[in-house]
Formats: sequence, C1' cells, structure tokens
RNA sequence: CCGCGCUAGGCGGGGAGUCAGCGGUGCCCUGUACCUGCAAUCCGCUACAGCAGGGCUGAAUCCCCAUUCCGAGGCUGCCGUUUGUGGGGCCGGAUCCCGGUAAGGAGCGUUGAGAGUCGGGUCCCGUGCAAUCGGACGCCGCGAACCAUGUCAGGUCCUGACGGAAGCAGCAUUAAACGGAUGCUUCGAUGUGCCGCGGGGAAGCCUGAAGGGAGCCGCCUGCCGGAGCAUCGCCCGGAAGCGCGUUGUCGAAGAAUGGGUGCGCGG
Repeated sequence: CCGCGCUAGGCGGGGAGUCAGCGGUGCCCUGUACCUGCAAUCCGCUACAGCAGGGCUGAAUCCCCAUUCCGAGGCUGCCGUUUGUGGGGCCGGAUCCCGGUAAGGAGCGUUGAGAGUCGGGUCCCGUGCAAUCGGACGCCGCGAACCAUGUCAGGUCCUGACGGAAGCAGCAUUAAACGGAUGCUUCGAUGUGCCGCGGGGAAGCCUGAAGGGAGCCGCCUGCCGGAGCAUCGCCCGGAAGCGCGUUGUCGAAGAAUGGGUGCGCGG
C1' cells in the first nucleotide's frame, strides 16, 4: 500500500415552553434525515443519553474536534405604530356655550344707514259711544172646580104677596204664574271694539316727520378673550397585535480551513 472480516461512531439538528436541571412525546424553524412499540390525567433520566426491540452503514467526501464566514427561525429589552382599556384636567386643541372684534362673504342702506330732536302708538286712570248679556218697564198670548170680578139660566133661601138675598155651571174679564215678540226707554255687567274724548307717562320697543348725509347688522368664515365638559384630540399608566426597526441571547441549514479516530487475518 492492497484485499477480507469486525468494532467505536453515524443513520438529523435547533428554538420556545415544561422542569431543580436534562432528554423525549406535543408546538415552531430547518429540510429529507432507518423501522416498530410507549409518553401532557405526561414518559424516561441525573446521562455525552428518552426507554425497549430490530435493521443499514462503518474508519473516512461520509465519524469526531476547533476556528472563521454566512445565517432561517425563536426568545428578550427598548423604540415606533395600531386597537381596546384605567385615570387626568389651567394641555387648554376640536365639539358645545358666552362676550368682544369687523378682515372676507351674505343681507339692509343715497328709492336715504345709524345717532340725536319732535310727535304718535304700545302702558295706566277717568269717561262717552257702540256691541253683547241680564234685569226692570211697557206690549201680546195664555191663564182660576171653590177660596177673583161682572153677569148669573136652572135650582136654593126669606116673604101672605109684591118683591128681595146668596150664588153653582155657562159666558165675559182679569191677578199671580207661564210663554212670546220687541224697543224710543231705563239700570247693571263685560276675557267685547282697526270707535271717540280728557289726563298721566320712567325706561324699552314699534312708528311718523323734518333737518342731516354713510353707515348699519353680526347670519357664515376668520381673529381675541372667558367659562366649561370629559365625546374626540392631548398627557400619564397598563394590555394585546404588528414592524425585514434596534439591543442582547440561543441558533438549524450551508461554505471554508486546520486537526483527530481503531482491531484481527492474508498478500
């Protein structure tokens, strides 16, 4: 150095979680990497490794170690952002409210603004007239078994007689009451009146007049100030999600370099 047979090793690894700690089942990443049974009401351990059984490969491209590069993904702190949530209130920003201003828009104004002056109204007192309602009065109708009036047939009573008396029904009339119509009248009242007269009248409002001659208003926007609510913004706290954000940490896969690892037999 070659051949044959063996052995150690290899036939996946990692993250979070769980745990005193570790490995595994389950989740996630990597990506191909034997098989069977068991494991979250967990399983097995204190170890270079899950336990039990079987299979392949096998001393090197392949197994082991170190260093470097690259680096999926996870976890963590911070930052940012989104959505819930607790609180705050002179943060005073929006909304809402009040006051002011008058730059812009709208509206009114030379067919004359605002202000002032004079007058009237609105208001109060008295009163007239009218209206309406009610009463009185007057008018009409109706209206009494007897206790109203007149006339009183019949009948009754008195009388010797002449004659006389009371008087029912009927008829006529009327009182109260009831009803009606209407008014020149009269009295009272009034949630009445485009009505009139006299007087009073502080302010406001409405309105007229003359003089005068350019503003008025504050509806919308803007600006200033105030007050105030906790709906939104804002501030403080906490939660969840997200970010090729950033810090730290673990780190699969891949690449490079260097090193390490047997036994027996035969030639």